[in-house]
RNA sequence: GGUCUUGUAGUGUAGCGGUUAUCACAAAGGAUUCUGACUCCUUUAACCCAGGUUCGAGUCCUGGUAAGACCU
Numbered sequence: 001g002g003u004c005u006u007g008u009a010g011u012g013u014a015g016c017g018g019u020u021a022u023c024a025c026a027a028a029g030g031a032u033u034c035u036g037a038c039u040c041c042u043u044u045a046a047c048c049c050a051g052g053u054u055c056g057a058g059u060c061c062u063g064g065u066a067a068g069a070c071c072u
Stems, first nucleotide, its partner, number of pairs: 001071007010025003018055001027043005048064005
């Protein structure tokens, strides 16, 4: 330098173009308990950036950017 893949809560992860973006762990609050642990309930928190297509984009297209793999 070239080709390809992947970027979604603090972490990991799901998501045929159309619901209030899923689930688990974590965090906060509560129930239970003499206290703690376990368990249960509730809440908080996210689509890498900029354009384009579309009635509608996390999803499709282009460019950028970060990480990774391969080739040179």